Small-subunit ribosomal RNA from an uncultured bacterium, 1386 nucleotides, folded computationally. The prediction has a mean pLDDT of 84. The RNAcentral record of the sequence draws on Greengenes.
RNA sequence: CCCUUAGAGUUUGAUCCUGGCUCAGGACGAACGCUGGCGGCGUGCUUAACACAUGCAAGUCGAACGGACACCAUCGGGUGCUUGCACCUGAGAAGUGUUAGUGGCGGACGGGUGAGUAGCGCGUGAGUGACCUGCCUACAAGAGGGGGACAACAUCUGGAAACGGGUGCUAAUACCGCAUGAGACCACGGUGCUACAUGGUACUGAGGUAAAAGAUUUAUCGCUUGUAGAGGGGCUCGCGUCCCAUUAGGUAGUUGGUGAGGUAACGGCCCACCAAGCCAACGAUGGGUAGCCGACCUGAGAGGGUGAUCGGCCACACUGGAACUGAGAGACGGUCCAGACUCCUACGGGAGGCAGCAGUGGGGAAUAUUGGGCAAUGGAGGCAACUCUGACCCAGCAACGCCGCGUGAGGGAAGAAGGUUUUCGGAUUGUAAACCUCUGUCCUUGGGGACGAAAAAAAUGACGGUACCCAAGGAGGAAGCCCCGGCUAACUACGUGCCAGCAGCCGCGGUAAUACGUAGGGGGCGAGCGUUGUCCGGAAUUACUGGGCGUAAAGGGUGCGUAGGCGGUUUACUAAGUUGGAUGUGAAAUACCCGGGCUUAACUUGGGGGGUGCAUUCAAAACUGGUAGACUUGAGUACAGGAGAGGGAAGCGGAAUUCCUAGUGUAGCGGUGAAAUGCGUAGAUAUUAGGAGGAACACCAGUGGCGAAGGCGGCUUUCUGGACUGUAACUGACGCUGAGGCACGAAAGCGUGGGGAGCAAACAGGAUUAGAUACCCUGGUAGUCCACGCUGUAAACGAUGGAUACUAGGUGUAGGGGACGAACGUCCUCUGUGCCGCAGCAAACGCAGUAAGUAUCCCGCGUGGGGAGUGCGGCCGCAAGGCUGAAACUCAAAGGAAUUGACGGGGGCCCGCACAAGCAGCGGAGCAUGUGGUUUAAUUCGAAGCAACGCGAAGAACCUUACCAAGGCUUGACAUCCUCUGACGCAUGUAGAGAUACAUGUUUCCUUCGGGACAGAGAGACAGGUGGUGCAUGGUUGUCGUCAGCUCGUGUCGUGAGAUGUUGGGUUAAGUCCCGCAACGAGCGCAACCCUUAUGGUUAGUUGCCAGCACGUAAAGGUGGGAACUCUAAUCAGACUGCCGGGGACAACUCGGAGGAAGGUGGGGACGACGUCAAAUCAUCAUGCCCCUUAUGUCUUGGGCUACACACGUGCUACAAUGGCCGGUACAAAGAGCAGCAAGCCCGCGAGGGGGAGCGAAUCUCAAAAAGCCGGUCCCAGUUCGGAUUGUGGGGUGCAACCCGCCCACAUGAAGUCGGAGUUGGUAGUAAUCGCGAAUCAGCAUGUCGCGGUGAAUGCGUUCCCGGGCCUUGCACACACCGCCCGUCA
Repeated sequence: CCCUUAGAGUUUGAUCCUGGCUCAGGACGAACGCUGGCGGCGUGCUUAACACAUGCAAGUCGAACGGACACCAUCGGGUGCUUGCACCUGAGAAGUGUUAGUGGCGGACGGGUGAGUAGCGCGUGAGUGACCUGCCUACAAGAGGGGGACAACAUCUGGAAACGGGUGCUAAUACCGCAUGAGACCACGGUGCUACAUGGUACUGAGGUAAAAGAUUUAUCGCUUGUAGAGGGGCUCGCGUCCCAUUAGGUAGUUGGUGAGGUAACGGCCCACCAAGCCAACGAUGGGUAGCCGACCUGAGAGGGUGAUCGGCCACACUGGAACUGAGAGACGGUCCAGACUCCUACGGGAGGCAGCAGUGGGGAAUAUUGGGCAAUGGAGGCAACUCUGACCCAGCAACGCCGCGUGAGGGAAGAAGGUUUUCGGAUUGUAAACCUCUGUCCUUGGGGACGAAAAAAAUGACGGUACCCAAGGAGGAAGCCCCGGCUAACUACGUGCCAGCAGCCGCGGUAAUACGUAGGGGGCGAGCGUUGUCCGGAAUUACUGGGCGUAAAGGGUGCGUAGGCGGUUUACUAAGUUGGAUGUGAAAUACCCGGGCUUAACUUGGGGGGUGCAUUCAAAACUGGUAGACUUGAGUACAGGAGAGGGAAGCGGAAUUCCUAGUGUAGCGGUGAAAUGCGUAGAUAUUAGGAGGAACACCAGUGGCGAAGGCGGCUUUCUGGACUGUAACUGACGCUGAGGCACGAAAGCGUGGGGAGCAAACAGGAUUAGAUACCCUGGUAGUCCACGCUGUAAACGAUGGAUACUAGGUGUAGGGGACGAACGUCCUCUGUGCCGCAGCAAACGCAGUAAGUAUCCCGCGUGGGGAGUGCGGCCGCAAGGCUGAAACUCAAAGGAAUUGACGGGGGCCCGCACAAGCAGCGGAGCAUGUGGUUUAAUUCGAAGCAACGCGAAGAACCUUACCAAGGCUUGACAUCCUCUGACGCAUGUAGAGAUACAUGUUUCCUUCGGGACAGAGAGACAGGUGGUGCAUGGUUGUCGUCAGCUCGUGUCGUGAGAUGUUGGGUUAAGUCCCGCAACGAGCGCAACCCUUAUGGUUAGUUGCCAGCACGUAAAGGUGGGAACUCUAAUCAGACUGCCGGGGACAACUCGGAGGAAGGUGGGGACGACGUCAAAUCAUCAUGCCCCUUAUGUCUUGGGCUACACACGUGCUACAAUGGCCGGUACAAAGAGCAGCAAGCCCGCGAGGGGGAGCGAAUCUCAAAAAGCCGGUCCCAGUUCGGAUUGUGGGGUGCAACCCGCCCACAUGAAGUCGGAGUUGGUAGUAAUCGCGAAUCAGCAUGUCGCGGUGAAUGCGUUCCCGGGCCUUGCACACACCGCCCGUCA
């Protein structure tokens, strides 16, 4: 200088962290599913080193040799005859060809496989002064002369065969002596040089040993000995090379020596003797697994994984063993032996070895042709020609991989048809298609046609008529696979309905599924695409690069100390580490860079660079190490002091409990929430005195002291360890840590022997409880105590290993020392022990000179949760048990800290008819009404704790009505559109339960003349549904709750969720207000504004009023008049803590007072924050989707909603004398009224009837208010209380009161004598009590909504019950305590 490093999903309501799981990438000798056009280059039994039929894979040389056979020159014989021809036949030296045997070379190469092997096997670097080497190359020397055999062959013979045996003949480059010896070797000498132990090398003396082969075309090829080279090998050594310590000790030829043997060579390689060594925590031995490497895959790299194809090495050849031959073998296609298996057999015996190439069976998810050729490259033999060569070169099969190409290109909008979808408008498929114009890669046909062949020429091609070139033909023959919830690019419809199914993780599916299946559309890749498996990556998730241990997993219980690791200042030397240079090596191929060749690429090829490593050598000397010397600050010693529950032993003391004895004394004691068991009249408890015995030491006493930790507490004596302070005399790095090891080590427990007061597991009894093997009580044994021994663990905790150094402060406390000072005291310093706090650190909490900060050194420990500190093994222990310490399987989490809520039989503060106080009730009776249940043809539906149940329903005889039965209708009872017609209707009658049907009579309207209204008929679009889903919705409503809360903007704090504000001190009905405050403001709520009521003024004065004046009546605002009063209804005023005093912080506010009709929001109402309850309602209404369509729609009649063993809610009436009944007599408010309210009058006991004045109402009517008051009667009883029930007779309403209404009269006269457990409402004009009115409504009210009359009691207070608000605390809850969760059983 260049290149290079990516994350995401998933624990939570949310957050940060820790931590695992999963995904996206790349690769493969792959396999499987779907699909499949062409070519090039590669690759192809990973499993049974399982068994193999058949063919081939190692032969060659006749120029080493003797034969045999064939042919034949030549020489004969015979026959036919054409007389030189044909045929037959014999010999055949020589010649040509073939080759069984002898002989030579090669079968030790090439090819296959990975079983074995953890080894000098492999890799790398050295050594061999301890060695060998056929063929090849160079050089030197030589080859003389002899001999005897054995195959073949001949013959005899055994055997089924394989294979032999006997006799006889014979050759050689086969074999054996002799001669020669340049040189070699052996033993003995001498000399020189030299070196790295035993040596090497050169020269030399004499002695000993051993050679040879010929062939031939005459070119040569061979032979023997020696030296050297090249190439190849043997052996040795350093370093490196997997897992298990739940393998810790191994070893007798073992380790070494001497001698002998053996080998090419060293060596316990082998043998004899001698010695007792050798290896091992730096991992021996044992077990498991595995051929090693170059390389390949991945990765930023460091690493991790792999060891197919290609290349190097090793090992093996059916299994095991052995040697022979040879230069070389303990020999894949040689021999021998043993074994297993297979085959042949005449049963006597024999044969075989595909892990060579093809091929077969088998195994398996799975892996090819019994092909062509020696043309090329290479190999063996040969003088050569040549022969052999499943090495090799090619072809075949397989998408198994990599690479390249194609399946067409351009134009083409009516945006066709079809498909899908739709809000019905459209959108999309989509320039896509059709259609037009072109092209010819692959393909088909025809023609041409190689390189690969090789340096004199010729000959020689398996591939192959292949590659390639040319021409013609024709868009014709050539696209699939996966995915579409997030991660992760890509969406809709239908089907399905926790089913079927999907899924890598999180997770989808229970009726509107972008997640299942299908379709349309889309995304990705493409002759492939997905899935599965394996490896690396992401994973900093084993962290060398590069992490951790207070609480997430993780500090050993503590100390002493071995090995080991690390180590103060200084000088000199050294050069092991370290650094630099040089040399050798790091094979080729691969990878990288620059080029070349196939049209390109894959592929192939030339060159180059690099190669962290190892070895040798030279140099440097800072640092580490080593050697020698010096130093004092680390460490230790000495001396002088004071402090201490430090440890061991012995002795002593007092208080208390218990027990014993004696006295006093009497009925209880004891114990608890309350009791009981227990003790006590045989005298307890209590109390006094004396005694016994054991254990523990009140006060002092303190986040005080001591100790390594565990731990240590009365006093005295004695023995003893350590720390601290001061001095600076001595030693001179003697230090730190510490695997193993050793020692100590609470409580409980164990053994032996003592002791035993109190306490107290177990146990017993009493209680509590559903139970209570507990908590409470009464007893009580081990044990607790002592001595000796064992055990060895604890939340053995500061959940924080030890040592050293450094890094702001402040304030206590314990033990020392020093300075100043008269003293009190102040300051400085060392050691220990606490708190607060800065920087820094940390996920946060927090730590912070006693670090969890900044650094160094050493040790221990952790790597998701569960299984499990379990099993097995080993060690320890008397036992109990301890130490060490897994796996299968299973989950997607398990965790830490902090946040917001909710919750707590947590805390604090506060409020509410919440309790308490008081009044009246309910729960008991009868009846009314609603609900449940039951019943029914139907008893329509909804509402369900509070917050359903006199609720929807402000009024079910028909209607309503939705239910049931029966009878009808089907474009419909209702809406819109189209066509035709002009009727429909009304009246009467008939049939029918009615709807309806039929008959008779009567008979349209408007008009701009187009038509429209109305009605009927017809066809289809459609109507209709109180059918489903309130968990698809809108709207409306309930509830917490008229509770005081709920939020936002900006700022600030926090990594963040979030916090702050909104908390705090006061105060309020109130987040109301004040003060304070990193907050400052704001919004929705509170309050106020609105209505009503309470006072007054003003205005107005009829239908209301009448003081004064007048008229008038039996009476009467009846009349004139009045506008004062009441009242009516419009407006205004008034109340605001405004004033005074006390309290309070000079505040907010509060208490009291004045004035006032009213006083502290005056009373009441309307008004309901963010939200909660998937709260209620699809039956008010609206509405998505689903469902019905001669019915789930619609019409009609009748029935039902009114049933009745029973249970509950809400009410009415009562049980009586504060009362009932009778008579008389007062005083309201608010309403309603024309299809209405109805007066006076008459009739009726009455309900009511007749009649009808008045009034659309401040005028008239309903209308009598009732309780009250006055008088009378009843006399405590089932009554003169109470009125149910039933009977009879009536009344009005209505088409119609049977099912099934209301009222009246007479008669009847039930239960009930104040209500169990429990429970409700009201705080003042309230409760209670008394009537009146209205809505609904033909009629029907004990219900509902209103109105007024009379008109109380109580409230100490906030302990408790219920609900709520704020703050705080805990939390393993967040569906939020109706939570979560444990055990047992199924």